[in-house]
This is a predicted structure of a 1396-nucleotide RNA (small-subunit ribosomal RNA) from an uncultured bacterium. It matches the Rfam family "Bacterial small subunit ribosomal RNA". The coordinates come from a structure-prediction model, not an experiment, and the mean pLDDT is 84.
RNA sequence: UGGCGGCAGGCCUAACACAUGCAAGUCGAGCGCACUCUUCGGAGUGAGCGGCGGACGGGUUAGUAACGCGUGGGAACAUACCCUUUUCUACGGAAUAGCCUCGGGAAACUGAGAGUAAUACCGUAUACGCCCUUCGGGGGAAAGAUUUAUCGGUGAAGGAUUGGCCCGCGUAAGAUUAGAUAGUUGGUGGGGUAAUGGCCUACCAAGUCUACGAUCUUUAGCUGGUUUGAGAGGAUGAUCAGCAACACUGGGACUGAGACACGGCCCGAACUCCUACGGGAGGCAGCAGUGGGGAAUAUUGGACAAUGGGGGCAACCCUGAUCCAGCCAUGCCGCGUGUGUGAAGAAGGCUUUCGGGUUGUAAAGCACUUUCAGUGAGGAGGAAAACCUUACGAUUAAUACUCGUGAGGCUUGACGUUACUCACAGAAGAAGCACCGGCUAACUCCGUGCCAGCAGCCGCGGUAAUACGGAGGGUGCAAGCGUUAAUCGGAAUUACUGGGCGUAAAGCGCGCGUAGGUGGUUAUGUAAGCGAGAUGUGAAAGCCCCGGGCUCAACCUGGGAACGGCACUUCGAACUGCAUGGCUAGAGUGUGGUAGAGGGUAGUGGAAUUUCCUGUGUAGCGGUGAAAUGCGUAGAUAUAGGAAGGAACACCAGUGGCGAAGGCGGCUACCUGGACCAACACUGACACUGAGGUGCGAAAGCGUGGGGAGCAAACAGGAUUAGAUACCCUGGUAGUCCACGCCGUAAACGAUGUCAACUAGCCGUUGGGGAUCUUGAAUCCUUAGUGGCGCAGCUAACGCACUAAGUUGACCGCCUGGGGAGUACGGCCGCAAGGUUAAAACUCAAAUGAAUUGACGGGGGCCCGCACAAGCGGUGGAGCAUGUGGUUUAAUUCGAUGCAACGCGAAAAACCUUACCAACCCUUGACAUCCUUGGACCGCUAGAGAGAUCUAGUUUUCUCGUAAGAGACCAAGUGACAGGUGCUGCAUGGCUGUCGUCAGCUCGUGUCGUGAGAUGUUCGGUUAAGUCCGGCAACGAGCGCAACCCACAUCCUUAGUUGCCAGCAGUUCGGCUGGGCACUCUAGGGAAACUGCCCGUGAUAAGCGGGAGGAAGGUGUGGAUGACGUCAAGUCCUCAUGGCCCUUACGGGUUGGGCUACACACGUGCUACAAUGGCAUCUACAGUGAGUUAAUCUCCAAAAGAUGUCUCAGUUCGGAUUGGGGUCUGCAACUCGACCCCAUGAAGUCGGAAUCGCUAGUAAUCGCGUAACAGCAUGACGCGGUGAAUACGUUCCCGGGCCUUGUACACACCGCCCGUCACACCAUGGGAGUUGGUUCUACCCGACGACGCUGCGCUAACCCUUCGGGGAGGCAGGCGGCCACGGUAGGAUCAGCGAC
Repeated sequence: UGGCGGCAGGCCUAACACAUGCAAGUCGAGCGCACUCUUCGGAGUGAGCGGCGGACGGGUUAGUAACGCGUGGGAACAUACCCUUUUCUACGGAAUAGCCUCGGGAAACUGAGAGUAAUACCGUAUACGCCCUUCGGGGGAAAGAUUUAUCGGUGAAGGAUUGGCCCGCGUAAGAUUAGAUAGUUGGUGGGGUAAUGGCCUACCAAGUCUACGAUCUUUAGCUGGUUUGAGAGGAUGAUCAGCAACACUGGGACUGAGACACGGCCCGAACUCCUACGGGAGGCAGCAGUGGGGAAUAUUGGACAAUGGGGGCAACCCUGAUCCAGCCAUGCCGCGUGUGUGAAGAAGGCUUUCGGGUUGUAAAGCACUUUCAGUGAGGAGGAAAACCUUACGAUUAAUACUCGUGAGGCUUGACGUUACUCACAGAAGAAGCACCGGCUAACUCCGUGCCAGCAGCCGCGGUAAUACGGAGGGUGCAAGCGUUAAUCGGAAUUACUGGGCGUAAAGCGCGCGUAGGUGGUUAUGUAAGCGAGAUGUGAAAGCCCCGGGCUCAACCUGGGAACGGCACUUCGAACUGCAUGGCUAGAGUGUGGUAGAGGGUAGUGGAAUUUCCUGUGUAGCGGUGAAAUGCGUAGAUAUAGGAAGGAACACCAGUGGCGAAGGCGGCUACCUGGACCAACACUGACACUGAGGUGCGAAAGCGUGGGGAGCAAACAGGAUUAGAUACCCUGGUAGUCCACGCCGUAAACGAUGUCAACUAGCCGUUGGGGAUCUUGAAUCCUUAGUGGCGCAGCUAACGCACUAAGUUGACCGCCUGGGGAGUACGGCCGCAAGGUUAAAACUCAAAUGAAUUGACGGGGGCCCGCACAAGCGGUGGAGCAUGUGGUUUAAUUCGAUGCAACGCGAAAAACCUUACCAACCCUUGACAUCCUUGGACCGCUAGAGAGAUCUAGUUUUCUCGUAAGAGACCAAGUGACAGGUGCUGCAUGGCUGUCGUCAGCUCGUGUCGUGAGAUGUUCGGUUAAGUCCGGCAACGAGCGCAACCCACAUCCUUAGUUGCCAGCAGUUCGGCUGGGCACUCUAGGGAAACUGCCCGUGAUAAGCGGGAGGAAGGUGUGGAUGACGUCAAGUCCUCAUGGCCCUUACGGGUUGGGCUACACACGUGCUACAAUGGCAUCUACAGUGAGUUAAUCUCCAAAAGAUGUCUCAGUUCGGAUUGGGGUCUGCAACUCGACCCCAUGAAGUCGGAAUCGCUAGUAAUCGCGUAACAGCAUGACGCGGUGAAUACGUUCCCGGGCCUUGUACACACCGCCCGUCACACCAUGGGAGUUGGUUCUACCCGACGACGCUGCGCUAACCCUUCGGGGAGGCAGGCGGCCACGGUAGGAUCAGCGAC
């Protein structure tokens, strides 16, 4: 959200408590009594006695880890009703309910008396095929009814069915449960049972179970099946079916064929109800239903019509079994919600690039149909029987009866208004849900702006969200759809099928060895495994196959197959096993040798350190990066001699040796283990591995006793440092050493378990043996070790590779995401330290391995740069200028912010600029296009105002023209629109900075690698250069480098005005004039430089060093030129532009103010501090450039330089500041311009830490010009004059390039990351204790009940009797052991709570 039908299913939780109704009765053909009716034949009802049935059917899953279940067997049993065979059914007797009378009690119920029947009860008789037996014997039955044939009854035997019992195998988890058990295990006697058995009892023995998991704890009904899966497996046990167990809870028996009994009994406990308080009643886990619990599960329905059950001769009665109906989309299946046509592609919606597209033949319209639902009518099947009549047969004496078969008749339906069929009307009553980023089918717009939200995983959302919310459209499924929960799959992610363990998780530290597993060769036997055949079983249903029935399907139904299994039996003998006997190839023993730090004990040696004694000797020694503590004038260190003592063994010494590993090193002796080699002999599988077990096991540590030279945790002192509980130094105790005893762990590593076999080679080395000759320090072969490289193969790669990580076999150990954690608890071990075994809660989406490319390193190698060094001059100190920060302000507009912002945008802020602030104004607008109307426009005068502007007045009538109009301009109006230096440079274009003019960055093809990627681009040289040469699995190519471009330097040529003047002439002496174009110069074109030449060097190469010539020499110098990319670098305020925002304002205009503020801080500069100078005077040579034109004129004085003076002072240095007076520009110099004159004359005497520039015409120093500009430079951009010093070199600082190495970094070291502390919360351990559950042991109590003994009281049946009674038997009662509940004490175990 919801139209219909069919078939199924429906308390998974509280085995929690239950109101009410129903769920088991029936029989008069067993019996008496009472009552009713009667046609007097009889029929019926009720309470009882009696019989059969209430052990079935129905429910539930608490308990149960068990012979409970499944499967297959077995012997010592029972079995009502049923079937077959057979026997008998005789004679007696005494009671008792009901009923009646009298009582008790509220009730439930009950007492006494009288009397009665039976198919109820009892005795006797008889008894076989029955039972017991001491083999003599003994014991044991019955029921009648009605009427003449049946139904019954009894004993016995057999069958069928059902049940009890026993056994093999299978059927959960935990070893942090390892020992359990006294009726326990067995035997004998006895008892008990339907039956075996310690089932029970007495005695005897000491057994029984257990690592193939006993006992204990936890969980659980089991199965056929269901679900998933290719299978093997995994999960599960609803409905249906089989078995078990239970019936409020615990115990118990009675009756019976059967029970220890759901709707029976007794007792104990809890709960509920009734009560007159004395006492009673009850048990829905039957069907409905109620409360409760829960996410959650239905009607207090109909009928016995069918099927089945109980009783009955039967009719019939009962039946919440069952059959039906009701409720629920809970599931499966089927049907429908219309069909055809219909383009103006309607309207509307959505979208748009504004053209359109899409919704969409969809709708409307037209033409049809009527399933289902609705109304009405008709109408199967489920019904067969029973009963009555009759025919035949059987039976019988019988044509009665009864039974069987056939025919006829009469009825029996809850469902049900059934299914189904027909008619009627009209498209009429019938569509939703989820999704649309990828996985995964399906896309756009709007809103929102890390918000709200989504999310299965990855992840989405921070202003353009296909991922959020809505809409349009689409996709999927459909009376459903989606979510949640669960199971299997994918997951080879527990690996039997089918995984692993060098580095990802994972080989025990190493041996020996028990159980176990596995095992050489051969013969014979056996037949357990194995193979073949047959038989039995493997319930039905289900799955599968072939059919059939509902219109189909779901569903139902017939048959088959299958049920992977178990048992029994026959045959076979290859292989495994077993038994017996051989063999020698595995293994071992013997003989002879060899090497060795193999182990243990005892002894012994020299060097060195230290200490002590003595001598010599004097002031230091020692130690460090540098020092100090320390030692030393009481004589150290040094040196010589002597002595003591302990520990360790230089050289040899070696990827050499030995050992299982740990480990083992002077020499000698003794004791002792193992290995290897050679040739034979012997034993004859004796072997391999190895859970538990046991031994060894570095260092440190522990205990006891020694020893103690050196070294040295702890400790002390000195340093270092921000600190330094460290690194360094001076001392120094445990310890290190020995003996004995513990500990039992290490990166105990080859991070590689042990054993065996097989699979290319080459080169070393150690031990042994052999062969050859050329006799050697030889070569070759072989065997046992130990190394390097390498093929096949393996591996994720790295790598391994006869010493495997290759190919196989045997056995053991171990692993299963990271953290928590090798931790907690428990157990074991230990003197302790601790070891071993070994979790969970919680938490994360990763953790890890190998390799790749980068980046980084206080890693390495090579190289470069004014990077350092060597020099020169500055900044940082002063005053001023300018920019920035900060502060202030109405505003101090905005941007730029490490290098790479800060004399930057700005090549000029008084107004303007101007974007900011205040005030006053405008609203189609200052500007663009379109439309309408009018008109020329412009201009001028006066007034108001700060002005914009407003008011009043005045002047004038545009151009073209086909004469309609058109165009330009102005004004007014209307709306579309203008406008925005408003935001976002993290939406962008363009432009720019920077690394960096650093030498790099890539591609194609090929090759290598699983791949990322590599190679090329690395390497050897060389260069300024990825420049060039050589080599090379690479060969080529592109963007960069270089060159090509511009300027300067030399020469030639062409051209000479405004330039020049050598020679000639004139001259006012000025290239001024004539003249000339030689020179300078100008500006066009060319030449020249290329390691071209020589020597040396180098691989003979590339190149490098030197030289010659040349104006210039190795890129000649300077510029322009900026690879792939980095910095989300800068700019939306140059411009352009997406989106957003404002629209009488964030737009436009005007006046005034501000950008110029000023406790302060920083950057960049100027001027100085003076004598290399100041001042005064004199004086030469430039070059750019500008002026609309000018090589002519102007700007134009160059500064330096020369002479004189000043003489070291806050000065004749320095010029700030301030006062006064002017000039210029401009509408206007107050805020806020520049300059001149007079006066004033501040700080400053060369600048701390730190820091900048520069390698030659450079630094330094000196002036000149230009742009913008009304005016304003110490700035910027240019120009020339004078004109240095230094570079040993690459250790260090900074930046960069290449190769290599490490990496836990990849936002890439400004990375990543560790621990304490603070606060909040969560989970867990400990915890004084405390509260419950379960269970065990000992003892106490001892209901009901059965059993045993007793039974003095009572007692119908039978026996005896003297008739009084007695006996047998029984009942009540008593006693005893057993025993539920309960109690006391003590353990064990599991949970809850618990300050801290």